[in-house]
RNA sequence: AAAAAUAUUGGGCAAACCAAUCGAAAGAUUGGGACGCAAAGCCAUGGGUCUAAGGUUCAAAACUACGACUGCCAGGUUGCCAUU
Numbered sequence: 001a002a003a004a005a006u007a008u009u010g011g012g013c014a015a016a017c018c019a020a021u022c023g024a025a026a027g028a029u030u031g032g033g034a035c036g037c038a039a040a041g042c043c044a045u046g047g048g049u050c051u052a053a054g055g056u057u058c059a060a061a062a063c064u065a066c067g068a069c070u071g072c073c074a075g076g077u078u079g080c081c082a083u084u
C1' cells in the first nucleotide's frame, strides 16, 4: 500500500409520524422526530416499483414518462478509526 473478516468508542445518516412550503400526482425540501443503517456517501446506467399532468380512446375504464423512488436489487465511483 492492497484485499478480506470482525468488533468497540467517538462521530455521521435518519424510517414512520407531525407542521410549513413546492408539485396534477407520485414525491421533494426545511424543521421536529428515531425505525433502523458501515456506504442509509454520490450517479436513474440495467432490472424493479410508484404516479399519470399531457397524449391515445366517442365515453367509461384502460394504456403510456419526458415525472419520481438509490432506505428494492444489481452495476459504476469515492471513502473514516482501531484490531487481526
Base pairs, nucleotide, nucleotide: 004084005083006082012037013036017032018031019030020029021028022027035071041077042076043075045074046073047072048069049068050067054064055063056062
Source information: The RNA shown here (c-di-GMP-I riboswitch aptamer) has 84 nucleotides. It was read from a public genome assembly, where an Rfam model found it. The coordinates come from a structure-prediction model, not an experiment, and the mean pLDDT is 79. Of the family's consensus pairs, 90% are formed in the model.